The part of an RNA shown here (large-subunit ribosomal RNA, domain I) has 512 nucleotides and comes from a Pseudomonadales bacterium. Model confidence (mean pLDDT): 84 of 100. The sequence was found in a public genome assembly. Its Rfam family is "Bacterial large subunit ribosomal RNA".
[in-house]
Context: one part of a larger RNA
């Protein structure tokens, strides 16, 4: 050097595990915020530093309930010191404090900083309060213009803009769902223009817990139906379309759920305050029944043994697998406080200031929405140029015209069904198990990169309990190690469960 056998080293795979996620289901909530939201500077425990909670009254302060023995968060012991059966620490309502930035709003301004004004009180140090701005409302006060007169300087009126005060009110922030303005391009079309993606995405704007939409100027088809919104079906039909790529309905018919009203006699309904009375919901409370009987074990829940209980074999824990050890479960109870819903009953608004719809329906052009690309294109919106009748009327019924049907524009409210999940609570899984599941089982939107949009990680596991090696020794050593000692195990020593290979030796043997 090579092969084989053992034996170690480094090395994290595997295997088991879950503090963490992912996906759903019920119910609940759907807002917060000039009384200063959300986020976030700073600060604050007697001892650093992060996390968590708080805010100069700073891990707290006061009232009300609950609980009932130990407590003063966590990583975290420790020293060193309080508090409690006069009821603490903890759990809930309810309340005060609540710095500085932040719509931020006294002015500034490179957020957590700078530098003021008026008032009031002062112990002369300060100390409280107030001060953006748009918009309305109410008081004051108030022009230039305009009219009137007069030759004229000038005067008189009629105001209304502004100014001032008080008073209301919005601003900002949020995941998705919703109306509605504005609106790409990449793609597809095996290129590419019309067409597609798609009224998508981005953006602006508003608004509810839902929001739109709604009570026929609908639709049928000569029978008939009765607001609106969602689901299935009709149907990939009938249409549309460089008839290309692809775009695609509706009458009916089965369901889900149902409600209908008003316009000068003011409804239906809503919706706020006050009062009763129930139900929840924000803390809890009671809650059954096994053994100190054998065996193994470090342990007993496991094996035997003999037993009990059950509206309770949901689940978790506990030294190995527990109905009967412990939280708990089935099944009861429970509110001083607050909020939440329902019913009554009072009371205030809202509906809702409106004359039943005229520059309107219709045309003409020029677009745009209807599944429908301008087409034979009705229906709808309307930029612009015109313009009816008014029930003895007038719109549809897919060019368009008669007949027949059918409804009644140009005003308005209207709940359920249906969308969505930043959040809460319970529950579920042939969902994941640490290179997986969220980027995030850990000090994670953290370390760190980039100027800056903005990228963007690694990192779990002693042991049943720390019982975490007391003393000796080796060494230059706080390294490492060798005895000793815990412990069921130390090849479980904190670089700790298990410990694969790759990769390095060490020991035998055989071969060269």
């Nucleotide at each position: 050097c090579g092969c084989a056998u053992c034996u170690g080293g480094u090395g994290a795979a595997u295997g088991c595990c879950u503090u963490g996620g992912c996906a759903g289901c019920u119910g609940a909530a759907g807002g917060c915020g000039a009384u200063g939201a959300a986020g976030g500077a700073c600060g604050u425990u007697g001892c650093a530093a992060u996390c968590u909670g708080c805010g100069a009254u700073a891990a707290g302060c006061c009232c009300c309930g609950g609980g009932g023995a130990g407590u003063c968060g966590a990583u975290u012991a420790g020293c060193g010191g309080a508090c409690u059966c006069u009821g603490a620490u903890c759990c809930g309502g309810g309340g005060a404090u609540u710095u500085c930035c932040g719509a931020a709003u006294g002015g500034g301004g490179a957020a957590a900083c700078c530098c003021a004004g008026u008032g009031u009180c002062u112990u002369c140090g300060g100390a409280c309060a107030u001060u953006a701005u748009u918009a309305c409302g109410u008081g004051u006060u108030g022009a230039a213009a305009g009219g009137a007169a007069g030759u004229g300087a000038u005067u008189c009126u009629u105001a209304u803009a502004g100014g001032c005060a008080c008073g209301u009110a919005a601003g900002g922030c949020u995941a998705a769902c919703c109306c509605g303005g504005c609106g790409a391009a990449c793609u597809g079309a095996a290129a590419u223009a019309u067409c597609u993606a798609a009224g998508u995405a981005a953006c602006c704007g508003g608004a509810g817990g839902a929001a739109a939409a709604g009570a026929a100027a609908u639709c049928a088809a000569c029978c008939g139906a009765g607001a609106u919104u969602c689901c299935c079906u009709u149907a990939g039909u009938a249409g549309u379309g460089a008839c290309g790529a692809g775009c695609g309905a509706a009458a009916a018919g089965g369901g889900a759920g149902u409600a209908g009203c008003c316009c000068a006699u003011c409804a239906a309904g809503c919706u706020g305050c006050g009062g009763a009375a129930g139900u929840g919901u924000u803390a809890g409370u009671g809650g059954a029944a096994g053994c100190u009987u054998u065996c193994u074990g470090g342990a007993a829940a496991g094996a035997a043994g003999c037993a009990c209980g059950a509206c309770a074999a949901a689940g978790g824990g506990u030294g190995a697998c527990a109905g009967u050890c412990c939280c708990g479960u089935a099944c009861g109870c429970g509110a001083a406080a607050a909020c939440a819903c329902c019913u009554c009953c009072g009371u205030a608004g809202u509906g809702a200031c409106g004359u039943c719809g005229a520059g309107u329906a219709g045309g003409g052009c020029g677009g745009g929405a209807c599944a429908c690309g301008u087409g034979a294109a009705a229906u709808c919106c309307u930029g612009u140029c015109u313009g009816a009748a008014u029930a003895u009327a007038g719109g549809g019924g897919g060019a368009c015209c008669a007949u027949c049907c059918u409804c009644u524009a140009a005003g308005g409210c209207u709940a359920a069904a249906u969308a969505c999940u930043c959040u809460c609570a319970g529950c579920u899984g042939a969902c994941c198990g640490a290179u997986a599941g969220u980027g995030a089982a850990c000090u994670a939107g953290u370390a760190c990169c980039g100027u800056g949009a903005g990228g963007g990680a690694a990192a779990g596991g002693u042991g049943a309990a720390a019982a975490g090696u007391a003393c000796c020794c080796c060494u230059u050593u706080u390294a490492g190690g060798g005895g000793a000692g815990u412990g069921a195990a130390a090849u479980a020593g904190u670089a700790c469960c298990u410990g694969a290979a790759a990769c390095c030796g060490g020991a035998u043997g055989c071969g060269u």